[in-house]
RNA sequence: AGGGUUUGAUCCUGGCUCAGAACGAACGUUGGCGGCAUGGAUCAGGCAUGCAAGUCGAGCGCGAAAGUCUCCUUCGGGGGGCGAGUAGAGCGGCGAACGGGUGAGGAAUCCAUCGAUAACCUGCCCCUGUGUGGGGGAUAGCCGGGAGAAAUCCCGGGUAAUACCGCAUGAUACCCUGCUUCGCAUGGAGCGGUGGUCAAAGACUUCGGUCGCAUGGGGAGGGGUCGAUGGCGUAUCAGCUUGUUGGUGAGGUAAUGGCUUACCAAGGCUUUGACGCGUAGCGGGACUGAGAGGUUGGCCCGCCACACCGGAACUGAGACACUGUCCGGACACCUACGGGUGGCUGCAGUCGAGAAUCUUCGGCAAUGGGCGAAAGCCUGACCGAGCGAUGCCGCGUGCGGGAGGAAGGCCUCCGGGUCGUAAACCGCUUUCAGGGGGUAUGAAUAAGCCUUCGGGUGAUGACGUCAACCCCAGAAGAAGCCCCGGCUAAACUCGUGCCAGCAGCCGCGGUAAUACGAGUGGGGCAAACGUUGUUCGGAAUCACUGGGCAUAAAGGGCGUGUAGGCGGUCUGGAAAGUUAUGGUUGAAAUCCUGCGGCUCAACCGCAGAACAGGCUGUAAAACUACCAGACUUGAGGAUGGCAGGGGGGUGUGGAACGAUCGGUGGAGCGGUGAAAUGCGUAGAUAUCGGUCGGAACACCGGUGGCGAAGGCGACACCCUGGGCCAUUCCUGACGCUGAGGCGCGAAAGCGUGGGGAGCAAACAGGAUUAGAUACCCUGGUAGUCCACGCUGUAAACGAUGGGUACUAGGAGGGGGUCCUUCUCCGGGAUCCCUUUCGGAGCUAAUGUCUUAAGUACCCCGCCUGGGGAGUACGCACGCAAGUGUGAAACUCAAAGGAAUUGACGGGGGCUCACACAAGCGGUGGAGCAUGUGGUUUAAUUCGAAGCAACGCGCAGAACCUUACCCGGGUUUGACAUAUGCGAAAGCGCGAGGAAGUAGGUGCCCGAAAGGGUUACCCAGCGGUAUCCAGUCCGGAACCUCGUACAGGUGUUGCAUGGCUGUCGUCAGCUCGUGUCGUGAGAUGUCGGGUUAAGUCCCAUAACGAGCGAAACCCCUAUCGUUAGUUGCCAGCACGUAAAGGUGGGGACUCUAACGAGACUGCCUCGAAAGACGGAGGAAGGUGGGGACGACGUCAAGUCAUCAUGGCCCUUAUGCCCGGGGCUACACACGUGCUACAAUGGCGCUGACAACGGGCCGCGACGUCGCGAGGCGGAGCGAAUCCCUCAAACAGCGUCCCAGUUCGGAUAGCAGGCUGCAAUUCGCCUGCUUGAAGCCGGAAUCGCUAGUAAUCGCGGAUCAGCCUUGCCGCGGUGAAUAUGUUCCUGAGCCUUGUACACACCGCCCGUCAAGCCACGAAAGCCGGGAGCACCCGAAGUCGUGAGUCUAACCUUUCGGGGAGGGCCACGCCGACGGUGAACUCGGUGAUUGGGACUAAGUCGUAACAAGGUAGCCGUAGGGGAACCUGCGGCUG
Repeated sequence: AGGGUUUGAUCCUGGCUCAGAACGAACGUUGGCGGCAUGGAUCAGGCAUGCAAGUCGAGCGCGAAAGUCUCCUUCGGGGGGCGAGUAGAGCGGCGAACGGGUGAGGAAUCCAUCGAUAACCUGCCCCUGUGUGGGGGAUAGCCGGGAGAAAUCCCGGGUAAUACCGCAUGAUACCCUGCUUCGCAUGGAGCGGUGGUCAAAGACUUCGGUCGCAUGGGGAGGGGUCGAUGGCGUAUCAGCUUGUUGGUGAGGUAAUGGCUUACCAAGGCUUUGACGCGUAGCGGGACUGAGAGGUUGGCCCGCCACACCGGAACUGAGACACUGUCCGGACACCUACGGGUGGCUGCAGUCGAGAAUCUUCGGCAAUGGGCGAAAGCCUGACCGAGCGAUGCCGCGUGCGGGAGGAAGGCCUCCGGGUCGUAAACCGCUUUCAGGGGGUAUGAAUAAGCCUUCGGGUGAUGACGUCAACCCCAGAAGAAGCCCCGGCUAAACUCGUGCCAGCAGCCGCGGUAAUACGAGUGGGGCAAACGUUGUUCGGAAUCACUGGGCAUAAAGGGCGUGUAGGCGGUCUGGAAAGUUAUGGUUGAAAUCCUGCGGCUCAACCGCAGAACAGGCUGUAAAACUACCAGACUUGAGGAUGGCAGGGGGGUGUGGAACGAUCGGUGGAGCGGUGAAAUGCGUAGAUAUCGGUCGGAACACCGGUGGCGAAGGCGACACCCUGGGCCAUUCCUGACGCUGAGGCGCGAAAGCGUGGGGAGCAAACAGGAUUAGAUACCCUGGUAGUCCACGCUGUAAACGAUGGGUACUAGGAGGGGGUCCUUCUCCGGGAUCCCUUUCGGAGCUAAUGUCUUAAGUACCCCGCCUGGGGAGUACGCACGCAAGUGUGAAACUCAAAGGAAUUGACGGGGGCUCACACAAGCGGUGGAGCAUGUGGUUUAAUUCGAAGCAACGCGCAGAACCUUACCCGGGUUUGACAUAUGCGAAAGCGCGAGGAAGUAGGUGCCCGAAAGGGUUACCCAGCGGUAUCCAGUCCGGAACCUCGUACAGGUGUUGCAUGGCUGUCGUCAGCUCGUGUCGUGAGAUGUCGGGUUAAGUCCCAUAACGAGCGAAACCCCUAUCGUUAGUUGCCAGCACGUAAAGGUGGGGACUCUAACGAGACUGCCUCGAAAGACGGAGGAAGGUGGGGACGACGUCAAGUCAUCAUGGCCCUUAUGCCCGGGGCUACACACGUGCUACAAUGGCGCUGACAACGGGCCGCGACGUCGCGAGGCGGAGCGAAUCCCUCAAACAGCGUCCCAGUUCGGAUAGCAGGCUGCAAUUCGCCUGCUUGAAGCCGGAAUCGCUAGUAAUCGCGGAUCAGCCUUGCCGCGGUGAAUAUGUUCCUGAGCCUUGUACACACCGCCCGUCAAGCCACGAAAGCCGGGAGCACCCGAAGUCGUGAGUCUAACCUUUCGGGGAGGGCCACGCCGACGGUGAACUCGGUGAUUGGGACUAAGUCGUAACAAGGUAGCCGUAGGGGAACCUGCGGCUG
């Protein structure tokens, strides 16, 4: 610091997502030790049990027992001492309001910061003044009696106090009052007064005193109250308020105050957000972040609130009181059923719910708190320990050496690589854990003692079997988790086969998966590692720092104007902002820096710094605001002119149209792509004239004018708004913008009333169509028009808010004024409006550019991914239609903008091609041949599939071929290699066996393969031992056994190589450098010409180059040279029936090698390239033909030519053999052959080729046969011989239009040939038979010249041949092309695009199915808050004529009074009840649309002119997309 993801690629916009850090976490796997932290976040749900607040005998009165000692005894018991003034309760005092917990409530009665209190209180503590005199009456405990299950209570008797009550004294206290002084107001302070009122308690004592008590003053600390500023969301909450706002009196409080009450007034709050609703404890801080900010408030500290829920007061210095009281409620427990008791949100612990959160521990040793004079007691505060990897930090699981790189695993190209110095093995060390020792800090001091008054001494440790430290033993006890497609660090093999699964995003998996699962290897982190959740970051993705709005989301339809914001020049003043400098505050902790303490660190201590900010003093006066004064340039006014479809009203006009009347006229008109519906002999259309009606205003007319926008168009008049120019006379900042508000606002639509010619939603009919609810046609109603009133929306657009200023120019249009050579035509200057081009700048690009989208300032509106959706709900407006405001669930990984390259278009331009047209001949009909489909079959092997499969692979299926079927046989195999030796070359399976063996011939079994056989023939190296022989040994061969392996036309052409087809012999396809562009890319290669051609020329930010085109190569056309046999024969000679037959010849033809020739050289045109034309020439503009096929496309074809990865078979999917099949046959198609005849058939006769082939061959002459052919074998390995007589053609004859003397299918008989073998299943011959067919529907093919057509000939394959196929050869030999509109295909340029798998594309809506969330809904259920009324506990307050009553007063001693208690009543009042409304949520038959879901239905709406341009608003209609009307926009 960024990365991934929209595209074929690019730039931008924009969302989603990842890498980081953090956590009171949880879950999964794993888990050695220690230190320090931390741990109920959910049900403020319920709680068993124990503990968490007591203490003081130096305030007071009482006062046991067990036990023990002892005395008495009537043995039942009684008394006394000790226990013990102990336990215990009680009165009284202080504490219990602290400490501890929790976060429910609460949006202000709270918190934070700063102030105020002249409006207040304060126990204990500190300092200080004064006082502490003298009395009285009770009461608890206790005793006696009583009620009750209990809790507890009642009556009587008697008792103490630092309990309670009078009296005295008393001030600087309080009340009343005077003066002085001060203050911003209420008022404060000080000094007085003849005044009035109010106190107290004692205890201990060593007798010194100490602790108390009362009343004042001061302090410290603590609190109350008030103010300012700041503190969440929602406007789909806009108005709220009656104690409400203020005043007066009274009450109340420690104290101000409507805090309360009576009366009076009618105020108070609010868009700077009142009121309502939702949510929430607040802060110091914490996390994150560069910061600003965002999120958060657990642990620690401060504040607040709460204590089962609700209400209330009492006591007290302090409470409305967590472990106090009273009442109501819910819950739980006890109960004798009468009645009682309880409150863990204290520490532990338990249940429940939950993903989830600990011990019913030790100790008061330390720190702190309460009480006490103290000892001390109490203290779940606290200090410690325990549990949990919950977090942070530290340590360890060893270190060094060690290559035969062991074994083993995995991979492998089989060579090896890797795990890997890793292990083993050798040496060393011992942290931690374990065992044994071992001892410190935390402790300061208290009482007491001593004291020179400084001090000294002096018990006390929960943790703790502690830590540190020492010793012992031994590498010993201690490693996992996640990941390895990209992001992102780390890959191989196997398994699986869109399955199982993965996934944070993009995405993996459909038979070679680095993405699933496993193994091996690797990467990362490490006692942890991953996952999930949450927060911040990245995200400049809410933008203060720091974003945008022409086209990506986003400018309000336009104006006017309120609040608000902002605002010209000069002078003076004051000092709010501002600046400077002080003061004060900003608690501590945290963060940061330095130093220090635990071995380090975490952690902790000390010191410093820092802390946004708040309050306040002083000073300054530039700027902003304010006050005062002045100015004229902003703004406005005045005066004089000007242009204009600006607005409103009233009239008037002509053309057109329709209707109507009349005339003329006579059959059609109208309408369309073509038609029809319609109109017309009842006279239309057409035409002339008259009349009527309504609407709109041609030409002018124009990127011309006016208006704020919507919008405005004949002419005249009336009323009226705005603008511009000129003059520079007046006012003197009067300005700009503008949330709300108000007004205007096309079309459609609505209401009422008119009007209605034309047009025309709806509707009707006619067409079109598969359909046609459309486009087209004929009609036609609302409406369109007018008046008045609504509606308030549009692509209301420049998709661009308004204002001001500044920033190069060029060319126009409109309106003024001035100058000029001023009549005109012009020229110049200046102001306003407007159009276009364009530099800089800006922009993602397109573009924009003084009319900004540039540079700045001011104000308003608006945006924050796509869909859901401008929908739902709510509210407001509207007569309605609907409009405004305006979500969420859910879902997607995109949706988008601009530009690029392609592809495509029922877009355009240019240009080609037997593409069409012109022409010739065919196919499609028939028969047959052949291939294919289909069917059949045991098998009919397989492949090829539009063009570009189908006489294709097959240039030869009877066996073989052969891959298929049936049957038989065979298993290291029909075929290949071999472990060893050797340095290598090379030779070479291993083991065993036997011998005339293997092999050949014959014979036997068998269909063959195969098996058998001493019948015959007959190999072979070395040794023994020279030969023979085959007796011996070894080897080869053979046989048997065995191991690796062979073999596969099995599969995948979508794993491949190679080869091939096709676009296409089309003219294209690219590169280097340069240049342009952010970039994809462009340029070059475009443009103007030209060509068959990206062929060439010119031009040119391009210059060059490559692959293609062309040329080079071959054949052919002319000539030459050379050469002259097997070819040739002009001349010479010989010769034959004839013949280059012979001698000879090279002239000619020819053969085959080398050359020549053609290059636009000439004319005309043209800049050139080049084109037209002529001449010469055998040939002329590429002379004709061939070979040759760019970058690429079709996952085109081929695993069955071959090769090859993977997979599969291995006594079979291999190999061999016999037979069958590939030749089937109701059918369908392709390609052909032969025909249908007279341009012909047949017969006889006659003429002329070229390419080729030939020894397992071609085969002559001769001969036999009607013939196929047979016999025979000359010649020839071939310019020599043979195949080999070419046929069409020509001559003569015949046939006479007929299914024929056409046609030959089919069939019968007889033959021939090849072959082991022609039955399935060959070819040929002869005789006989003589089918369909008389020129072929829709449709369709080939061909532009030696071509088509037609005629025959040769060859490959091959024993033969189904060959009519294929490849070649020559003979005869045409017609037509005006041309490029159309069909097909192609090239270039351009245009549009929502396509890029690229139009066989993309894509919309209804319907049907599944699933999900949401809305509506008769209702049903629940929550919340208020209002009204009823009831009314406790309790405060008030009232009382009831009742009771020790202290004080009084008394006649009976009593009375004051005061108090109780009771009663009243106000208020919680809970509860009733009622009508509000609000939120749940649920709901049914219903509505929406999202999503590989292959459902219907159509084709949109994207190309998308086939009717599309879209916006509105209205009607329709299965649906949609269609139509009206107005608008160009995107």

A computed fold for a 1531-nucleotide RNA from Epimenia babai, annotated as small-subunit ribosomal RNA. The sequence is in RNAcentral, with records from SILVA. Its mean pLDDT, the model's own confidence on a scale to 100, is 85. It matches the Rfam family "Bacterial small subunit ribosomal RNA". The organism belongs to Epimenia, within Eukaryota.